The RNA shown here (transfer RNA) has 74 nucleotides and comes from an uncultured Bacilli bacterium. Its Rfam family is "tRNA". It is annotated as a transfer RNA. Gene Ontology term of the family: triplet codon-amino acid adaptor activity. The sequence was found in a public genome assembly. The coordinates come from a structure-prediction model, not an experiment, and the mean pLDDT is 80.

[in-house]
RNA sequence: GCUCACGUAGCUCAGUUGGAUAGAGCGGUCGCCUCCUAAGCGGCAGGUCAUGAGUUCAAAUCUCACCGUGAGCU
Numbered sequence: 001g002c003u004c005a006c007g008u009a010g011c012u013c014a015g016u017u018g019g020a021u022a023g024a025g026c027g028g029u030c031g032c033c034u035c036c037u038a039a040g041c042g043g044c045a046g047g048u049c050a051u052g053a054g055u056u057c058a059a060a061u062c063u064c065a066c067c068g069u070g071a072g073c074u
Base pairs, nucleotide, nucleotide: 001073002072003071004070005069006068007067010026011025012024013023019057028044029043030042031041032040051065052064053063054062
């Protein structure tokens, strides 16, 4: 330098025939329960879907550029 894969919540990830209010588990926090703690149950918060632009009535999803990580090739 070229090719491919990946980038979504604090962490691990799901979601790609374009249309649902963007989700799960763990973690955080509040409450219930308990003599107390843990466990269990319920609520709540937490996201510029890496970044920028384009296509579209509509983009996490398609296109282009760019950044990062990993793998391969030269």